Predicted 3D model of a 355-nucleotide part of an RNA (large-subunit ribosomal RNA, domain IV) from an epibiont metagenome.
RNAcentral holds the full RNA, with entries from SILVA.
[in-house]
Context: one part of a larger RNA
RNA sequence: CUCUGGCUAAGGAACUCUGCAAACUGGCACCGUAUCUUCGGUAGAAGGUGUGCCUCGCCGGGUGAAGCCCCUAGCGGGUGGAGCCUGGCAGGUUGCAACAAAGAGUCCCAUCCGACUGUUUAUCAAAAACACAGCACUAUGCUAACUCGUAAGAGGAUGUAUAUGGUGUGACGCCUGCCCGGUGCCGGAAGGUUAAGUGAUGGGGUUAGCCCGUAAGGGCGAAGCUCCUGAUCGAAGCCCCGGUAAACGGCGGCCGUAACUAUAACGGUCCUAAGGUAGCGAAAUUCCUUGUCGGUUAAAUACCGACCUGCAUGAAUGGCGUAACGAGAUGGGAGCUGUCUCGGCCAGAGAUCUG
Numbered sequence: 001c002u003c004u005g006g007c008u009a010a011g012g013a014a015c016u017c018u019g020c021a022a023a024c025u026g027g028c029a030c031c032g033u034a035u036c037u038u039c040g041g042u043a044g045a046a047g048g049u050g051u052g053c054c055u056c057g058c059c060g061g062g063u064g065a066a067g068c069c070c071c072u073a074g075c076g077g078g079u080g081g082a083g084c085c086u087g088g089c090a091g092g093u094u095g096c097a098a099c100a101a102a103g104a105g106u107c108c109c110a111u112c113c114g115a116c117u118g119u120u121u122a123u124c125a126a127a128a129a130c131a132c133a134g135c136a137c138u139a140u141g142c143u144a145a146c147u148c149g150u151a152a153g154a155g156g157a158u159g160u161a162u163a164u165g166g167u168g169u170g171a172c173g174c175c176u177g178c179c180c181g182g183u184g185c186c187g188g189a190a191g192g193u194u195a196a197g198u199g200a201u202g203g204g205g206u207u208a209g210c211c212c213g214u215a216a217g218g219g220c221g222a223a224g225c226u227c228c229u230g231a232u233c234g235a236a237g238c239c240c241c242g243g244u245a246a247a248c249g250g251c252g253g254c255c256g257u258a259a260c261u262a263u264a265a266c267g268g269u270c271c272u273a274a275g276g277u278a279g280c281g282a283a284a285u286u287c288c289u290u291g292u293c294g295g296u297u298a299a300a301u302a303c304c305g306a307c308c309u310g311c312a313u314g315a316a317u318g319g320c321g322u323a324a325c326g327a328g329a330u331g332g333g334a335g336c337u338g339u340c341u342c343g344g345c346c347a348g349a350g351a352u353c354u355g
Stems, first nucleotide, its partner, number of pairs: 001350008010341002014339001019336001027051005036041001038171001052093004057089007067079004071074001094098001106334007113326002118130002134169007146155003172321004177251003182248002184244005191239003197233001202228005209220004252270005279313001280310001291307005
C1' cells in the first nucleotide's frame, strides 16, 4: 500500500448521481396507536414502560402424596394438604449495563407505475416487462372448431355452449364518446367481369379429282386427317349492395365578433368517413422549458399542488381514481452514524512494490 474487521474528540449527510456503504433499531410482556380503507386492514403504525438475582415475605393458579373417616368393600366416596409446576405484588441487592453473550425490525410523509401472491433474460437487466382472477369480442351443435400427422390415428374429451379453441384487456370503483370513406370480417345475390371445360364460325396445310399447258409446270379443290381462330354456355372470387370499431384503424383549417383592454358564449366559410366527448394534462407523454404561480430550502433544471399555450393526452392499442401489496422509480423528514470536515489508532490476511 491492498483487503477483511474493531474504535474514534467536536460536528452530524456538510459526502455523493444517490445516505452508496456503514451505523441506528432489534427478543418478550404491558400501555398506547393517526390518516386512509374494499371495514379485512393500515398496525409490530408511531410513541412509551418493564426485564437479572435474593426473601422458608405477601396474594393467587394447576396438580394433588401420606395419614384419617365412611360404606354398597371398589381401580369407590369424603377429608387432608405434603411435594412439584407456575403467575403477580412488595421489599432488598450487584454492576457502566440484567432480552448484559449469541441471535435479533430503523421509522414517518408524499408522488409515479403495476391491483395483489406469483413468473422472467441458467452466465451483466427481477422491472413499470410476463402471468393473473375478472371483463369483452369471436369461432365451434359434436365424426365440434382447432392442433399434430403423408395417412391410419391422436389430442381437444371418455368433455358437449355454465363446454372447448382463438384474440384483446387486466382486481375493484366510475366509465368506455363520434367515424364503416380505406383495410379486414360477416351477410346478399339482380347485373358486370371470369378458369378449366364446351367448340359455333372463319382461315391455313395436305389432295382423290377437275382445268390450262406438247412438256416442265401452274390454277382450282370435296371428304378425311391436321394446325390456327375462339362465338356461346360456364362456379367461387373480384366489381357491386348492406352490416360490423372491446375488428385494423381515424377522430380538421381559416376569418370575424361583446360599451376599457383582453378573450370569444356567437357568426361566416372551406374540407372530411367523422372532426377528440368524459376524464386527465409541462405528464414514464411538453420541443420551446429551468413554462407561470404557490409550497418545501438560506439558496432547488429536482419534488409536491395548481394553471392549460396538449410541438405530439384520451377512453379494453382501455381513460381516470383506488385501500392493501412491491429487493420497483422519485422527492422530503426524524433518528443514526468515519459518507464527509479530516484524518488517526488497533487486529488479522496479502497479489504488487521496497528492503